[in-house]
RNA sequence: CCGUGCUAGGUGGGGAGCUAGCGGUUCCCUGUACCCGCAAUCCGCUACAGCGGGGCUGAACUCCCGCCCAGAGGCGCCAUCUCGUGGGGCCAGGCCCGCGCGCGCAGCGACGAGGGCCGGGUCCUGUGCAACGGGAACUGACCAACCCCGCCAGGCCCGGAAGGGAGCAACGGUACGUCAGCCGCCCCGUGUGCCGCAGGGACACCUGGUCUGAGCCAGCGGCGCGGAUACCGCCCGGGGGAUGGUCGUCGAAGGCGGGUGCACGG
Numbered sequence: 001c002c003g004u005g006c007u008a009g010g011u012g013g014g015g016a017g018c019u020a021g022c023g024g025u026u027c028c029c030u031g032u033a034c035c036c037g038c039a040a041u042c043c044g045c046u047a048c049a050g051c052g053g054g055g056c057u058g059a060a061c062u063c064c065c066g067c068c069c070a071g072a073g074g075c076g077c078c079a080u081c082u083c084g085u086g087g088g089g090c091c092a093g094g095c096c097c098g099c100g101c102g103c104g105c106a107g108c109g110a111c112g113a114g115g116g117c118c119g120g121g122u123c124c125u126g127u128g129c130a131a132c133g134g135g136a137a138c139u140g141a142c143c144a145a146c147c148c149c150g151c152c153a154g155g156c157c158c159g160g161a162a163g164g165g166a167g168c169a170a171c172g173g174u175a176c177g178u179c180a181g182c183c184g185c186c187c188c189g190u191g192u193g194c195c196g197c198a199g200g201g202a203c204a205c206c207u208g209g210u211c212u213g214a215g216c217c218a219g220c221g222g223c224g225c226g227g228a229u230a231c232c233g234c235c236c237g238g239g240g241g242a243u244g245g246u247c248g249u250c251g252a253a254g255g256c257g258g259g260u261g262c263a264c265g266g
Stems, first nucleotide, its partner, number of pairs: 001266006009057003012030005020046005034054005063259006073250004077245007085237004091233001093232002096227006103221003107216002114212009123200006129193002131190005138181005148173003156165003
């Protein structure tokens, strides 16, 4: 160096998750990679960290170690956007309410804005008159079994008689009262009055006269102040999703370098 037969090893790896940790089952990536059994309120193990059974390969393209790249992917972190969610209310906004200013628009204004002075009205008090209502008064009629009046038949009482007395009914009248009338006078009242007189009158409104002579107003917009609310915005917290990162970490695949046997024969 060649040949034959073996052995260690290999027969996929990685991320997430789970776990004290490791590997597997699960999900994902890589990309092609023997088969069967076990396994999520899980299975098997313990740093030589799946177990059991069977097969193939086998010292190198294939096994082991180191380095490189980061074209894959995962996880973490950060940023932006977006969708839900809990909370806040001195958070400067939108929406809502009140007040103010008078910058713009509209409106009114020399056919006189606004203001000054004098007066009237609306309002209040008292009062007069009128209207209406009520009462009283007045007028008329009626009105008392007896306890009202007059006159008192009959009857009754006293008396020897003459005569005298009380007195019911009827009749006549009257009181209380009832009914009707009622122009005026008296008293009271009023959801009454184009009514009169006197007084008051803070604010406000309307109005007449007169003087002056250019502003007035605050409807809309704007600005300022105050308030209210929590629908939106804003702020704080937490969650889902998307995108990005020159970030951190692990990292399959890939590339490079190195390492690894035993027996027999030639």
Source information:
The RNA shown here (Bacterial large signal recognition particle RNA) has 266 nucleotides and comes from Candidatus Nitrosymbiomonas sp. It was read from a public genome assembly, where an Rfam model found it. The model forms 93% of the base pairs in the Rfam consensus. Model confidence (mean pLDDT): 76 of 100.